Record summary
The RNA shown here (Bacterial large signal recognition particle RNA) has 256 nucleotides and comes from a Candidatus Gastranaerophilaceae bacterium. Of the family's consensus pairs, 85% are formed in the model. The sequence is in RNAcentral, with records from ENA. NCBI's taxonomy places the organism under Bacteria, Bacillati, Candidatus Melainabacteria, Candidatus Gastranaerophilales, Candidatus Gastranaerophilaceae. A source record names the gene ffs. Model confidence (mean pLDDT): 75 of 100. Its Rfam family is "Bacterial large signal recognition particle RNA". Gene Ontology terms of the family: SRP-dependent cotranslational protein targeting to membrane, signal sequence recognition and signal recognition particle, plasma membrane targeting.

[in-house]
RNA sequence: CCGUACUCCACGGGGACUUAGCGGAUCUCUCGACUCGAACGCUUAGCGAGGUGCAGAGCCUACUGUGAGGCUUGUGCGGAUAUUAAUAAAGCAGUUAAUAUUGUUGACGGGUUAAAUUAUAAUGGCAUAAGCUAUCGAACCAUGUCAGGGUGGAAACACAGCAGCAUUAAGAUAAUACUUGUGGGUGUUGUAACUUUAAUCAAGAGAUAUUAUUUGUGGAGUUAGUAUUUGUGCAAUUCGAUAGGUAGUGGUACGG
Numbered sequence: 001c002c003g004u005a006c007u008c009c010a011c012g013g014g015g016a017c018u019u020a021g022c023g024g025a026u027c028u029c030u031c032g033a034c035u036c037g038a039a040c041g042c043u044u045a046g047c048g049a050g051g052u053g054c055a056g057a058g059c060c061u062a063c064u065g066u067g068a069g070g071c072u073u074g075u076g077c078g079g080a081u082a083u084u085a086a087u088a089a090a091g092c093a094g095u096u097a098a099u100a101u102u103g104u105u106g107a108c109g110g111g112u113u114a115a116a117u118u119a120u121a122a123u124g125g126c127a128u129a130a131g132c133u134a135u136c137g138a139a140c141c142a143u144g145u146c147a148g149g150g151u152g153g154a155a156a157c158a159c160a161g162c163a164g165c166a167u168u169a170a171g172a173u174a175a176u177a178c179u180u181g182u183g184g185g186u187g188u189u190g191u192a193a194c195u196u197u198a199a200u201c202a203a204g205a206g207a208u209a210u211u212a213u214u215u216g217u218g219g220a221g222u223u224a225g226u227a228u229u230u231g232u233g234c235a236a237u238u239c240g241a242u243a244g245g246u247a248g249u250g251g252u253a254c255g256g
Base pairs, nucleotide, nucleotide: 001256002255003254004253005252006251009053010052011051012030013029014028015027016026020043021042022041023040034050035049036048037047060248061247062246063245064244069239070238072236073235074234075233076232077231078230079229080228081227082226083225084224085223086222087221091217092216093215094214096212097211098210099209100208101207102206110201111200112199113198114197115196116195117193118192119191120190121189122188123187124186126183127182128181129180130179131178133174134173135172136171142167143166144165145164150159151158152157
């Protein structure tokens, strides 16, 4: 000097939060940066298992230096929410005045009667549904009777049972009446209720609308302060990834 096989070491780092501290978890910056597992784990920088690179300088140590980004504090300019105080719109109700209309041919209100409206009950009518009545109605998985044929039996007979016939189920058809249910811009009556209308009785003077004023209620909104929170600019402090630079260190074994 070369080769082979090992090993040191490396396989991310940072901020906030948490912690005595480190790491994990959560959020986040950077993005060249292995897999799995345990757990709130470890004790001097996480632990356990595995994998890759591998004694070279882009590794490691020390110093310097760059500054992505974050935390904290202060301050300027805003936003949002809450609260305190002040002021206060619309709307609603009343008082006063004016104008207009109306009123002793009787206002507002009260009593009585009736009508309208609404709800409800009964009843009639209309519509509809079902039931009732009649007829039809089952190849086999309805019933009765079951020719023929079948089975058992020596026979007498017995058994199952197709077709046919009859009766019906589901269902279908038919007209009027009847029964029940349902419906409503149906008729009548009863009852109840706010309002309206009409008449009547007793009393006797205002009533309505518009405008203005004023009282009460009301509290949209606006202003100022305080507190919390948030965005952004600036400053300070603090931590700091990632470059860059200087100096230093550089293992073991075997073979040639």